The prediction has a mean pLDDT of 78. Predicted 3D model of a 267-nucleotide RNA (Bacterial large signal recognition particle RNA) from an Acidimicrobiia bacterium. A source record names the gene ffs.
RNA sequence: CCGUGCUAGGUGGGGAGCUCGUGGUGCCCUGUACCCCAAAUCCACGUAUGGGGGGCUGAACUCCCGCCCGAGGCCCGGACCGCGUCACGCACGACCCGUGCGAAGGUGUCGAGGAUCGGGUCCUGCGCAAUGGGGUACCCGCAAACCGAGUCAGGUCCGGAAGGAAGCAGCUCUCCGCGGAUCGCCCUGUGUGCCGCAGGGAAGCUUGGUCUGAGCCCGAGCGCGGGAACCGACGUGGUCGCGGCCGAGUCGACGGCGGGUGCACGG
Numbered sequence: 001c002c003g004u005g006c007u008a009g010g011u012g013g014g015g016a017g018c019u020c021g022u023g024g025u026g027c028c029c030u031g032u033a034c035c036c037c038a039a040a041u042c043c044a045c046g047u048a049u050g051g052g053g054g055g056c057u058g059a060a061c062u063c064c065c066g067c068c069c070g071a072g073g074c075c076c077g078g079a080c081c082g083c084g085u086c087a088c089g090c091a092c093g094a095c096c097c098g099u100g101c102g103a104a105g106g107u108g109u110c111g112a113g114g115a116u117c118g119g120g121u122c123c124u125g126c127g128c129a130a131u132g133g134g135g136u137a138c139c140c141g142c143a144a145a146c147c148g149a150g151u152c153a154g155g156u157c158c159g160g161a162a163g164g165a166a167g168c169a170g171c172u173c174u175c176c177g178c179g180g181a182u183c184g185c186c187c188u189g190u191g192u193g194c195c196g197c198a199g200g201g202a203a204g205c206u207u208g209g210u211c212u213g214a215g216c217c218c219g220a221g222c223g224c225g226g227g228a229a230c231c232g233a234c235g236u237g238g239u240c241g242c243g244g245c246c247g248a249g250u251c252g253a254c255g256g257c258g259g260g261u262g263c264a265c266g267g
């Protein structure tokens, strides 16, 4: 150095998370990498590099160590960008208050607007009227088993008789009362009145007289000053969150480079 048979080792790795910690299942990255069993209300273990069972490979492309590269994850920061959120603000629209100009239209010398005097509308009191209730006199009707009047059939009583007496029912009348009518009078109430009288009247409206004599009403639109922050829009900025970008740190797959690692037999 070559051949044969073996052994250690290998047969994927990593990030976050979970955990006292480690490995695994599950998630993500890498990219192809034996099979079976159980594992998130977890599974296995305690310093190993998961546990149990069965295969394959095997000293190197493959195993071990170091360095480089760097997918991706995690963490921190940013006066950067975008979006959202909350609070605040208010140059703007809309809104509120005041105010100026003013198109079109209407009205006005058949008198606008204004000034002044009076009336009405309004309030108070009184009167009158209306109306509701009550009372009263007059009028009408009813009205007393007996204890009211008159007349009293029958019957009763007195009398020899003539005659007389009391008197129920009935009839007539009346009392106490009841009812009606509604004119008059009295009391009282009234969300009553084109009513009258007196008084009061801030403002408005209305109406009449007098004076004056050209404006007045409404208002499209355009401004000015102030206010408010419900709505719309916006804000140099602020709070909080998400995403992107930039920077720092940390772990780091795949890949690259360098080094290291056996045993037996035969040639």
Base pairs, nucleotide, nucleotide: 001267002266003265004264005263006262009057010056011055012030013029014028015027020046021045022044023043024042034054035053036052037051063260064259065258066257067256068255072251073250074249076247077246078245080244081243082242083241084240086238088235089234092232093231095227096226097225098224099223100222101221105217106216107215113212114211115210116209117208118207119206120205121204122200123199124198125197126196127195128193129192130190131189132188133187134186135185136184139180140179141178142177148173149172150171151170156165157164158163

It matches the Rfam family "Bacterial large signal recognition particle RNA". It is annotated as a non-coding RNA gene. The RNAcentral record of the sequence draws on ENA.